[in-house]
SAM riboswitch aptamer (S box leader) from an uncultured Pseudomonadota bacterium, 123 nucleotides, folded computationally. Its mean pLDDT, the model's own confidence on a scale to 100, is 80. It was read from a public genome assembly, where an Rfam model found it.
RNA sequence: UGCUUAUCUAGACCGACUGAGGGACGGGCCCUUUGAAGUCGGGGCAACCCGUGUAACAACGUAUGGGUGCCAACUCCUGCGGAUGCCGACUCGAGUCACCCUCGGGUAUCCGAACGAUAAGUC
Numbered sequence: 001u002g003c004u005u006a007u008c009u010a011g012a013c014c015g016a017c018u019g020a021g022g023g024a025c026g027g028g029c030c031c032u033u034u035g036a037a038g039u040c041g042g043g044g045c046a047a048c049c050c051g052u053g054u055a056a057c058a059a060c061g062u063a064u065g066g067g068u069g070c071c072a073a074c075u076c077c078u079g080c081g082g083a084u085g086c087c088g089a090c091u092c093g094a095g096u097c098a099c100c101c102u103c104g105g106g107u108a109u110c111c112g113a114a115c116g117a118u119a120a121g122u123c
Base pairs, nucleotide, nucleotide: 002122003121004120005119006118007117008116013042014041015040016039017038021031022030023029025079026078027077028076043071044070045069048067049066050065051062052061053060054059080112081111082110083109084108085107086106087105092104093103094102095101
């Protein structure tokens, strides 16, 4: 790096240095000189893996054992598809041999996927 599986509406900042960006990407919308991102010190949240306790697969604890991770906003919203409701159009266009048939607009909510993040395993 690729792949597989699981989880993702909860939770958690205080300083020093530094000085303009950051929220993965696009579009939005936000955060930020009342100091972004980064580095360092300290603190915290969290049960993914190992360990450990009950009680033994699972399950539930344990953060005062170890390995990660994380500490703005639902993965901040959205991107693809579907369902339902509300609004709009009655013209025009496309499909069709043709039609009074089917499709073509906006918006809200929900569902599923995709993308992304993290952990474990594997190549």